[in-house]
Context: one part of a larger RNA
Order: sequence, then C1' cells, then structure tokens
RNA sequence: GGCACAUGGUGGAUGCCUAGGCAGCAAGAGGCGAUGAAGGACGUAGGAGCCUGCGAAAAGCCUCGGGGAGCGGGCAAGCACGCUAUGAUCCGAGGAUGUCCGAAUGGGGAAACCCGGCUCGGAGAACCGAGUCACCCGCAAGGGAGCCAACCCAGGGAACUGAAACAUCUAAGUACCUGGUGGAAAGGAAAUCAAUAGAGACUCCGUCAGUAGCGGCGAGCGAACGCGGAAAAGCCCAAACCGUCCCAGGUUUCUGGGGCGGGGUUGUAGGACCUACACAACGGUACAUGCAAGGCUAGCAGAAGUGGUUGGAAAGCCACGGCACAGAGGGUGACACCCCCGUAUGCGAAAGUUGAGCAUGGCCAGUAGGAUUCCUGAGUACCCUCGGGCACGUGAAACCCGGGGGGAAUCUGGGAGGACCAUCUUCCAAGGCUAAGUACUACUUGCUGACCGAUAGUGAACAAGUACCGUGAGGGAAAGGUGAAAAGAACGCCGAGAAGGCGAGUGAAAUAGUACCUGAAACCGUGUGCUU
Repeated sequence: GGCACAUGGUGGAUGCCUAGGCAGCAAGAGGCGAUGAAGGACGUAGGAGCCUGCGAAAAGCCUCGGGGAGCGGGCAAGCACGCUAUGAUCCGAGGAUGUCCGAAUGGGGAAACCCGGCUCGGAGAACCGAGUCACCCGCAAGGGAGCCAACCCAGGGAACUGAAACAUCUAAGUACCUGGUGGAAAGGAAAUCAAUAGAGACUCCGUCAGUAGCGGCGAGCGAACGCGGAAAAGCCCAAACCGUCCCAGGUUUCUGGGGCGGGGUUGUAGGACCUACACAACGGUACAUGCAAGGCUAGCAGAAGUGGUUGGAAAGCCACGGCACAGAGGGUGACACCCCCGUAUGCGAAAGUUGAGCAUGGCCAGUAGGAUUCCUGAGUACCCUCGGGCACGUGAAACCCGGGGGGAAUCUGGGAGGACCAUCUUCCAAGGCUAAGUACUACUUGCUGACCGAUAGUGAACAAGUACCGUGAGGGAAAGGUGAAAAGAACGCCGAGAAGGCGAGUGAAAUAGUACCUGAAACCGUGUGCUU
C1' cells in the first nucleotide's frame, strides 16, 4: 500500500409522515368603484423584527344576536399592567372611524409629495377644524370614468408551420391588439326550409358524415336536408284612419311639418274604411309594489365500557357488556362505534340577504259581412363593378354583407326554391324586444380521488412572487420532520471558552440533544486479520 471484517465521521438517499398542492362533482355567487374600488405607501401594541388585523377613534369603537369562562392575534416564551358572571375574549349581522397614494377628480407632480382659491366655525391677517372647487353627457335630477379569472359579442388581425421546396392554399379568422355587455353572452318568431308529401322561432347535444361537395382536385378543408333528444313562448312598433296641441304658408273651409293620444301589426294576405252584433266575464303576463313557505350569513341538543394483561403509554390481546336513523372522518402516549371533537337525526335568528309562491296594481286580448278608395318599413330591393362571408379557392355560382356607379314596384305587388326562363310551390325584406335548454369559474361552502407526498405536487407546505439578478420590460430560487409531553439537560469536570466535549440528571429511547425521525452510497478515519 492492497483486500476483508468490525466500528466511527461525513453526507442526506430511502422508508414513514403532512401543514401544501393537483384534478373534479354539487350548490351558491357571478361583480367591486366618485358614499373613492382593486392595489399599495406610511403608521398603529407598555416594550415590536416579520406576518395578520386595524387607521390619528389605528391587533381596535358602538348596537343587536350567538356563546358561557376565561382573555389581552401568530412566530413566541418571559416581564409589566390590565379586562371578565354588570357576561369579557371569541363567532355572526348592522353601523362608526377610516392618514396618504391610486380612476384620483382644486392646481402641480419624479405615486404615497408640493402649492392653493372660496364659505363657515374657533373673540382671529399668520394657526387649526369642517365643507367645497377636475373632465364628459344631461335643462335639471342624475349618470359616466377605473379594476376584475374564464366564458361571450364586435372592430382589427399575423407568422412559424403543413404542402416533405414554394407563391394560390394551409396554419386561422387561431395567437395577439382594441372596444363592449351580462350572469351568462349571442341568436331568435321565416321575404326559412322542403319537394307535389310536408315542416313550422332560436340555441345546444347526438346522428346524418368524413357523406355531398370544395381543393396548385395537392396538402388539406368540409356542409346541409332529414332524423333522435334538451328546452320550449311568444310579442311590440312604423304606416293608412281618427283626435288634440304647436309651428309655417294661406285666411270660413285648407295645405305642409312636428309632438302626444287612440287605432293597427298580417301572407289560407292583414289592416284602415263602411255596416251589423257583442261589450264583461273568463284568462294571460317576461312589468311594479307588497306579503311570504323555505334557504344562506353565528349556533344548540345529540346514544352506548368496564376489568385484567403486555407495555413508557392501550385504543392492542383476553373476559364479560352496551348503543346504533349514529360502525363518515379526525384526535387522544400503538390499531377506539361506546374517551374527546364529531356523525345519523332533530332544533335555532334580534339583524342582513335570497326567495318557490300568493295578493294588488299596471299591461295584453272581440266577431262577422261588405267595398276595392287608402296603408303595409326607399337611395331600399335590384343591376354593374370591386371585395368579403357562406364547407363552396370565380367557378355554371345561386344566397348573405360591404365600397363605388346606376336605381324599381306597391297586392293585378314583391322575395326565394344554387346561373337563367317558364310552370308550380313557398314566404312577405328594407324597424324593434324576447325567458329556458348552452359556455365559463377569479370567489364561497360541502364532498370526492386506482392524484402528488418535499428533486414530487403550484414557482411557492417554510418571512415566496420572498431572497437574489437585471437600467428596465422581466427573470426568479433554495429551504419541511426532537419527543407522547420540553420533561430542551439543575449541578460538576476538561478547556482560553456563551466553542466543543465528559459526567450527572430527564426520557421508553439522547447513536431522539435543538447541526435533533429513519440515516443508503460516494468520500475520510480507527481497530483487528490476511497479504505485499
């Protein structure tokens, strides 16, 4: 020096654990804000670093409920001083206070700072307090502005990529930017489909179907009709006509325009108009107000076990019992239906909130015949041209939307049925509203998991979006575990020693001693043996 065995150090794998995550289900809620939000700065405790709470009334104040013996938030003990059966701490509801910044709004500004005007009060020019003073819309009353996870609608709108290159095409109307509403949004009561039979708003799901088609007919894109379900709900204007008020022209009458009221809302055309008959019961309602079963925001009651034994400890084992509408779960010194919290079940609200439903009010609603005078959404339909959307790339290209140019008809009217024409069928554009079924989850509550278990699971189980890095936008960690209980080692010794260690003591255990569960390997020692 090597090898082997033993025993240590170092190190922090592994096992076990979970305070934190992840994914989902059900229900709720789906907003907050000039009455100053979200988010912050700075303060605030007797002493106070961080977190939490709160705001100069500052870990708090008041009222009303709950609750019932301790309490003065956590890390985090100790000191000091207090509060509490005249009911504290704590929990819930409502209220008060609420510095400064921030939409930030008196003006300014390099956020948390600087500088004002006016009115009122304090005996008041200086100081203090209260109020008020931004901009936009609106006559005013009043409203707006900013923030927020996803969902939704609209206005804009890529490229990588694929086509094995690439340009049409694709990716994709995706990502992203902007605006806007709501708890959902959008859509929606046929100028729709269909095909000689008919259906009957919209939305969503399944199917039709990877079909028909589109396509450098490449890559790829990709319906509809019909059928089966979820859910179901239909309405209001404009106009004709009548009345009234105002304005203008003209002046017995009238004409035109505007406001308001009645009327009216349709495609087997409907309505106005004229005539006749009914006229007030029954009904509907998505509007307003009130009431209200019930729910939510604190809570309350809640069954039944002892002995022996092993052990540090019983919930283990043994014996004999009990409860169960409760043998979900968690805790307790090892594995507890009967020890604790709970669970099944039953009960509970002064205040706030929600609310099936009910009531009242408002609103909605007549029929028949005649006549063929009037009305039935115009720079619209339609055409041309150029684009866009439709599964459809200009194609035979209908249909829908837009820019530009032309530009109708009025029910004997007009649109559509995939160029176009005829026949036939079907529908009534150029105004508007509309629950439910559908989408999402930042947030609240409950529950679940062949989800993770500290290099995993969130980046974050811990003073984490922290430390740290960057001028900045931004990037972004590491770091859990003594023990049942601190019982956290009085006292002594070695030592330069508040370092470290050895005794003593605690404990079941100290090779559980805070650098603390277990404690692998690499790596470094010590002892013994063998060997060179």
Model confidence (mean pLDDT): 87 of 100.
A computed fold for a 532-nucleotide part of an RNA from Ochromonas sp. CCMP1393, annotated as large-subunit ribosomal RNA, domain I.
Taxonomically the source falls in Ochromonas (Eukaryota, Sar, Chrysophyceae, Chromulinales).
The RNAcentral record of the full RNA draws on ENA.